[in-house]
Parts: sequence; C1' cells; structure tokens
RNA sequence: UACUGAAAAAGGCAAACUAGCAGUAAUGUUAGGGCGCAAAGCUUCCGGUCCUAGAGUCGAGGGGAUAGCGGGGUUGCCAAA
Repeated sequence: UACUGAAAAAGGCAAACUAGCAGUAAUGUUAGGGCGCAAAGCUUCCGGUCCUAGAGUCGAGGGGAUAGCGGGGUUGCCAAA
C1' cells in the first nucleotide's frame, strides 16, 4: 500500500421464525431472535427475480419491491504472508 483476507482486537450488521404497525401485493418497519456477513455500508446505473390495487389501457408497457441474486459506482474498520 490493498487488486488480498490468515490471526487477533475494537466495534458493526442481522436470515429463518414470532408479535405489532404500513401496503392490493412483492415487501417495508419496530421489538424479540441469530442463519450468516469484511462491505450483509450507501446507491436501482445494467442484468436477473418477484409484485402490481385504483386510474388508464388491451399493446406492451408504466409503476413498485429486492443492495442478504450478480455486476457497476461510491465511502469505509483491522491486518499477516
């Protein structure tokens, strides 16, 4: 020093599940919980997957969700070979 991730320390996040709340839904959120995570921090730019009530339409779209599906962008703790 970081394109890398052995060991240790400090701290961090939080799957399933349960309960409350929001939503048509995917799902989110709060509390409990802890499967895991070195970006499981942030960001829908690209691809994937999932949902789509009302209005409009019958054409595909439009809209939404997922960052713990992958990639990109961006910031960041510790440190050996």

A computed fold for an 81-nucleotide RNA, annotated as c-di-GMP-I riboswitch aptamer. Model confidence (mean pLDDT): 80 of 100. It matches the Rfam family "c-di-GMP-I riboswitch aptamer". Rfam describes the family as follows. GEMM was predicted in a large-scale screen for bacterial structured RNA regulatory elements.